[in-house]
RNA sequence: UACUUAUCCAGAAAGACUGAGGGAAUAGGCCCAAUGAAGUCUUAGCAACCUGUUGCCGAAUAAGGUGCUAAAUCCUUCCCGCUUUACGGGACAGAUAAGAA
Numbered sequence: 001u002a003c004u005u006a007u008c009c010a011g012a013a014a015g016a017c018u019g020a021g022g023g024a025a026u027a028g029g030c031c032c033a034a035u036g037a038a039g040u041c042u043u044a045g046c047a048a049c050c051u052g053u054u055g056c057c058g059a060a061u062a063a064g065g066u067g068c069u070a071a072a073u074c075c076u077u078c079c080c081g082c083u084u085u086a087c088g089g090g091a092c093a094g095a096u097a098a099g100a101a
Stems, first nucleotide, its partner, number of pairs: 001101001003099006013043005021032003027076003044069003049065003052061003073093001077091005
């Protein structure tokens, strides 16, 4: 880097340094941001994909490997249903985990 499978409306932040952007990418919308964005570090937490342990075989736990800690994956496009504002389902794209080349 492309592929396969699963999940994605739940959950969980403080401090230090720094200083203007950020919310994946193009564009639009809507938001966050000097009452401090992004980034780095420390500590803490959430979760339970893999591993471990326990097990009453439903699961539990949270030590290890990851991941995450504004808003549904913030929303959009396409297809189907529909009363055509909206709503529901699916596809595409993306993220994460596990696997395989």